Model confidence (mean pLDDT): 81 of 100.
This is a predicted structure of a 79-nucleotide RNA (Glycine riboswitch aptamer) from uncultured Brevundimonas sp.
The RNAcentral record of the sequence draws on MGnify.
Taxonomically the source falls in Brevundimonas (Bacteria, Pseudomonadota, Alphaproteobacteria, Caulobacterales).
Its Rfam family is "Glycine riboswitch aptamer". Rfam's curators write: This family represents the bacterial glycine riboswitch. Rfam links the family to the GO term glycine biosynthetic process.
């Protein structure tokens, strides 16, 4: 440094209408969020004129009760 396990982990409508197998479902509409991913500027960084690049921005994707997911942090193991 990479992968895996465990723990922590935010934001925003369980809005309106329709359908229904009546489910936390499906479709449409409008309103939102950003911390998967992606893209952009470029702060910043480095082996420095060439590269790498954000927690900033955009929301294509994703998400807006729960669950799943989740950048990042801690920790253990493996290479």
């Nucleotide at each position: 440094c990479a992968g895996c396990g465990c723990g922590g982990g935010a934001g925003a409508g369980u809005u309106c209408g329709a359908u229904c197998u009546c489910g936390c479902a499906u479709c449409g509409a409008c309103g939102c969020c950003g911390a998967a991913g992606g893209c952009g500027c470029a702060a910043c960084c480095g082996c420095c004129c060439c590269g790498g690049a954000a927690a900033c921005g955009c929301u294509c994707a994703g998400g807006c009760a729960a669950a799943c997911g989740g950048a990042c942090c801690g920790u253990g193991c493996u290479g």